Context: one part of a larger RNA
RNA sequence: AGCCAACGGUGAAUGCCUUGGCGCCAAUAACCGAAGAAGGACGUGGAUGACUGCGAAAAGUUACGGUGAGCCGUCUAUCAGGCUUUGACCCGUAAAUGUCCGAAUGAGGAAACUCUGCACCCGUCAUGGGGUGCAACUCUGAAGUGAAUUCAUAGCUUCAGUUGAGGGAACCGGGAGAAUUGAAACAUCUCAGUACCCCGAGGAAAGAAAAGCAAACGCGACUCCCUUAGUAGCGGCGAGCGAAGAGGGAAGAGACUAAACCGUGCUGGCGCAAUAGCCUGAUGGCGUUGCCAGUGCGGUGUUGUGGGACGACUAGACACUGCAUCAGAAGUGUCGCGAAGUUACAAAGUUGCUGGGUAGAAGAAUUGUCUGGGAAGACAAGCCAUAGUGGGUAAUAGCCCCGUAUUCGAAACUUACGCAGCCUUCGAGUUCAAUCCCAAGUAAUGCCGGAUCCGAGCAAUCUGGCAUGAAUCCGUGGGGACCACCCCAUAAGUCUAAGUAUUUAUUGGCGACCGAUAGUGAACCAGUACCGUGAGGGAAAGGUGAAAAGAACCCCGGGAGGGGAGUGAAAUAGUACCUGAAACCGUUGGUUU
Numbered sequence: 001a002g003c004c005a006a007c008g009g010u011g012a013a014u015g016c017c018u019u020g021g022c023g024c025c026a027a028u029a030a031c032c033g034a035a036g037a038a039g040g041a042c043g044u045g046g047a048u049g050a051c052u053g054c055g056a057a058a059a060g061u062u063a064c065g066g067u068g069a070g071c072c073g074u075c076u077a078u079c080a081g082g083c084u085u086u087g088a089c090c091c092g093u094a095a096a097u098g099u100c101c102g103a104a105u106g107a108g109g110a111a112a113c114u115c116u117g118c119a120c121c122c123g124u125c126a127u128g129g130g131g132u133g134c135a136a137c138u139c140u141g142a143a144g145u146g147a148a149u150u151c152a153u154a155g156c157u158u159c160a161g162u163u164g165a166g167g168g169a170a171c172c173g174g175g176a177g178a179a180u181u182g183a184a185a186c187a188u189c190u191c192a193g194u195a196c197c198c199c200g201a202g203g204a205a206a207g208a209a210a211a212g213c214a215a216a217c218g219c220g221a222c223u224c225c226c227u228u229a230g231u232a233g234c235g236g237c238g239a240g241c242g243a244a245g246a247g248g249g250a251a252g253a254g255a256c257u258a259a260a261c262c263g264u265g266c267u268g269g270c271g272c273a274a275u276a277g278c279c280u281g282a283u284g285g286c287g288u289u290g291c292c293a294g295u296g297c298g299g300u301g302u303u304g305u306g307g308g309a310c311g312a313c314u315a316g317a318c319a320c321u322g323c324a325u326c327a328g329a330a331g332u333g334u335c336g337c338g339a340a341g342u343u344a345c346a347a348a349g350u351u352g353c354u355g356g357g358u359a360g361a362a363g364a365a366u367u368g369u370c371u372g373g374g375a376a377g378a379c380a381a382g383c384c385a386u387a388g389u390g391g392g393u394a395a396u397a398g399c400c401c402c403g404u405a406u407u408c409g410a411a412a413c414u415u416a417c418g419c420a421g422c423c424u425u426c427g428a429g430u431u432c433a434a435u436c437c438c439a440a441g442u443a444a445u446g447c448c449g450g451a452u453c454c455g456a457g458c459a460a461u462c463u464g465g466c467a468u469g470a471a472u473c474c475g476u477g478g479g480g481a482c483c484a485c486c487c488c489a490u491a492a493g494u495c496u497a498a499g500u501a502u503u504u505a506u507u508g509g510c511g512a513c514c515g516a517u518a519g520u521g522a523a524c525c526a527g528u529a530c531c532g533u534g535a536g537g538g539a540a541a542g543g544u545g546a547a548a549a550g551a552a553c554c555c556c557g558g559g560a561g562g563g564g565a566g567u568g569a570a571a572u573a574g575u576a577c578c579u580g581a582a583a584c585c586g587u588u589g590g591u592u593u
Stems, first nucleotide, its partner, number of pairs: 001592009015578001016543002020514002022511007029503002031167002039101003042055003046079002049075003061095006070083003106115003116135007137164001139161007171202001172200004182189001186236001212219002223250004233241002254495003257439001261299010277286002279328006304473001306438004311432001312430003316335006337427005349422005354416005360408003366381005382399002384388001390402003444468008454480001475490005530537002550577001553564004
């Protein structure tokens, strides 16, 4: 030095474990914000570094409930000092306080800082100083003032407003919009109206009460699911793309305007003593009345067996009203009758009941012996079960503990697209002819685009830009070029719950999901340390033991560390701590040259 064996060191694999993740399901909740959000900075404890909580009233204050014996959060002990059956701590509900930054909003600004004005208060001999409140812009409404320009308008000023802004994981609507890729190359095509970006809204959004489908029969708003159907179709007829009606379900709800006509306010024009007007008739009277146009408000009206207006006819009770009187008609109010309602259809709500939510409460049933450090194990004999889901307890517990099945519970707040009351609102019908109205730079047409299953095609339909440019029910649009017949619908205004989508969040549950190089990047003080000017990138790191019982005391040593002693079932479980493989380094013994 090699080899073999035993025993160690180092090292961290493996096994076991789980506080953390991942995925899914159900329910809830679904917006927060100038009444200052989301997110932060800085403070705040008797001693306080960090986390958590909180805000100069600062690990907290008040009230009301729950609970019932201990408590003063965690890492985290200790000391000091307190609180508590006159109910502390803890849990829930409501309230108070809530520095500074941040939309940030008095002005400024390199976020968490600086500086100012006005009103009131405190303080100083006085100035400086301190405290509270107000002071940004926009929009809407009201009032005042008021140019060019007489009235006016713009502008300006003031007041009022729970006006807006900013934030939010996914879902939703809109705008704008790729390429890799596939076509076995590639250009039409595809990927795909996807990704990315922007705008906007809500708890959902969008859509929605037929100018719809259909087919000779009929249906009757919209949305979603199944199916129709990988069909009809489109397509360098390649790759590929790909409907709709019907049928079956979920849910179910319909409304309001514009116009014609009537009344009335304002503005402008016409008109000037009466002939139009003042509800009708008669008599008298009035007259800046009146008429036309525009515009605002109120009434009426809202449809496709076309509807409405204007006329005509019929229809509860009482009271009141207008230039005057009489008669009539009309209108208004009250009562009665009827109907409806807070998510559209008008709009404030409020009270009670019931159910749910935000703390909780009750809750069955086992002992002995043995092994062991320890019994829940084995043996033996029992019991409960609407409870044998689960977790803990010194090994594996239905009956030890927490629970579980089941039943019950709210002072306060909250919720119901639940019910009832108060309350609120509304209210007539029939008919027939003429006249009037029925959404305009719209429909339609031409050119050029886009959408739809439809790539310009025989290409309807919907939609955008440019140009041209109708009709009013004897009208207009559609039924896939176009025409006729027939059928269907009534565009150019608005609103509308449910069924549908999603899950940042809360609660509960589940898993042929992971088990510390896995599972989130993050089981641990992680979006941290660290890197980068910055956008941004981004770790490593779990386990003593049942219980600290965490090794008093003695010895060596300066200490670190170790040897005894002691604890413990175990210390080769000693906080460099479960198990402790291999590489690598040794010690002892054997053996070979």